Small-subunit ribosomal RNA, 5' domain from an uncultured bacterium, 552 nucleotides, folded computationally.
[in-house]
Context: one part of a larger RNA
């Protein structure tokens, strides 16, 4: 010189784009962060139609005035049918997205190979089904216990929940024939007999119906793709003032066990396995793309952004399930915090603000799903601190402005002066102008594309008002009256830091007197100090400028 998630002094106008708890993996008040499906299913509840049944009974008609026909509204009730909401049950998601960096020197990673040792929901393809039974539980209702969490008995009832039967394309497994081939265990086929072994419906449309279509599902298998498991080859830290180090270690054999390989686990048998090419042990440490720096070689760093791993109050566990040993799931056991009727019970912010602490330091408890991405759903649409975006903060890079021209009697004033003069100085004032920005007024986008309605065509069918596609309309913005453009008025609203002895660009006077103090070096200050403290002038940079701190 460059750099910086930066910090501190002093100053401080506008933008656009990025950034922003490096520290206590410290504790967390409060609110949101993972839901969603009523087109899987049975209640409930609320509201409308009709249809019944019983109340009360208005107008009105009769009338012998005792009543009596009528039957509007109302108000209770049963049943269908619809519409609407949903606690439960079942489905799918909660293993994605989003923090963290605590641990890890390791196949974590990165790089290149391998699985003839393997899984893979959704989703694409392809072949084939989808057929007939049965038994239960939630919910509800009725009780019983608790302060509450919740428990618990007894009755009822459904399902795309749950169990048997039936069927088997094609797959398994056995047996039998048999072809080709390799990297050991083998592998890739053909054929022939045998066992076991699936499933589920919902919803629209046409039709008197039987049924017939359409869409969305379920079932078996194969393939494909995406996502993961595992194996090995090389790589990137310090210490030798750690040199020995291992009993599931090291190999076989056999057996479990996995989705698979494997001392993953066991029983048995051999005594082997690692190591100065540095085992072991100790310390630090997430690793990469990249970032910084440097002519490169190399040194140094792992914030933002992306890829991969770990981890989710600490410690241990499985459960479910295509996938977790599972941040906002379950059990245990610890600390800590809260209820609590003392018998018990509840929680986990390293998700988003947020608040306390610690710190030299790090932000709003903001709008909005308009847009992209996600999860459920035919769809419509819910959910979404993912994310779009506003705020904060010169913490950072960019970019622009604080005016531009003219204007000597070189004003007034300050400094200095050899007292003539010199400078600050075209610098001011005046004059002419322009109008960034900022204020103020009016106008105003893009970002939207889908879906949804409505219309019109084509396909699907035996047809269709139904689905499917295209055209066209017309609706949807959180930012936001935002960017942007006009316009009016007006210099008025916008310059500060460091530094002037060499180095290293800039100097005079006054105060001070080895005092106050200055300082990266090397040194200024003891009475003329261009080095201290003012002031004038100058000298580099500016919305900054300087210190201070780690890297090159």
């Nucleotide at each position: 010189g460059g750099a910086c998630g930066a910090a501190c002094g002093c100053u401080g106008g506008c933008g656009g784009c990025g950034u922003g708890c490096c520290u206590a993996a410290u504790a967390c008040a409060u609110g949101c962060a993972a839901g969603u499906c009523g087109a899987g299913c049975g209640g409930a509840g609320u509201c409308u139609u009709u249809c019944g049944g019983a109340c009360a009974g208005a107008a009105g008609c009769c009338u012998u005035c005792g009543g009596g026909c009528g039957g509007a509204c109302g108000a209770c009730u049963g049943a269908a049918a619809g519409a609407c909401u949903u606690a439960g049950c079942g489905g799918c998601g909660g293993a994605c997205g989003g923090g963290u960096g605590a641990g890890u020197a390791a196949c974590a990673c990165g790089u290149g190979g391998g699985c003839a040792a393997c899984c893979u929901g959704c989703c694409c393809g392809u072949a084939a089904g989808u057929c007939g039974g049965g038994g239960a539980u939630a919910a509800c209702c009725a009780g019983u216990g608790g302060a509450a969490a919740c428990a618990u008995u007894g009755g009822c009832u459904a399902a795309u929940a749950c169990c048997g039967g039936a069927u088997g394309u094609g797959g398994u497994c056995u047996u039998c024939u048999u072809g080709c081939u390799g990297c050991a265990u083998g592998g890739c086929g053909a054929g022939g007999a045998g066992a076991a072994g699936a499933a589920a419906g919902a919803g629209g449309g046409a039709g008197c119906a039987a049924u017939c279509u359409c869409u969305c599902g379920c079932u078996u298998a194969c393939g494909g793709a995406u996502g993961g498991g595992c194996c090995c080859g090389c790589g990137g830290c310090g210490c030798a003032u750690u040199a020995g180090c291992u009993g599931g270690u090291u190999g076989g054999u056999g057996a479990g066990g996995u989705a698979a390989c494997g001392g993953c686990u066991c029983a048995c048998c051999a005594a082997g396995g690692c190591g100065a090419c540095g085992a072991u042990g100790c310390g630090u440490a997430g690793c990469c793309g990249a970032c910084c720096u440097g002519a490169g070689a190399g040194g140094g760093u792992g914030a933002u952004c992306g890829g991969c791993c770990a981890c989710a109050c600490u410690g241990g566990g499985a459960c479910u399930g295509a996938g977790a040993c599972a941040c906002g799931g379950c059990c245990c056991a610890g600390a800590c915090u809260c209820c609590u009727a003392c018998g018990g019970g509840a929680g986990g912010c390293a998700g988003c603000a947020g608040u306390a602490g610690g710190g030299a330091a790090u932000c709003u408890u903001c709008c909005g799903c308009a847009a992209u991405g996600g999860a459920c759903g035919c769809a419509a649409g819910u959910c979404u601190g993912a994310c779009g975006g506003a705020g904060c903060a010169a913490c950072g890079c960019c970019g622009c402005g604080u005016g531009a021209g003219u204007g000597a009697g070189g004003a007034a004033g300050g400094c200095c002066u050899u007292c003539g003069g010199g400078u600050c100085g075209u610098a001011a004032a005046g004059c002419u102008c322009u109008g960034u920005u900022g204020c103020c007024a009016g106008g105003g986008a893009a970002g939207a594309a889908u879906g949804g309605c409505u219309u019109g065509c084509a396909g699907u069918u035996a047809a269709c008002u139904g689905c499917u596609g295209c055209a066209a309309g017309u609706u949807u913005g959180a930012c936001g009256g935002u960017a942007c453009c006009u316009g009016a008025g007006a210099a008025g609203a916008a310059a500060g830091c460091c530094c002037c002895g060499g180095c290293u660009a800039a100097c005079u006077a006054c105060g001070u007197g080895c005092c106050a103090g200055c300082a990266g070096c090397c040194g200024c200050g003891g009475u003329a100090a261009u080095a201290c403290g003012u002031a004038g002038g100058g000298g580099g940079c500016a919305a900054g400028c300087g210190u201070u701190g780690u890297c090159c």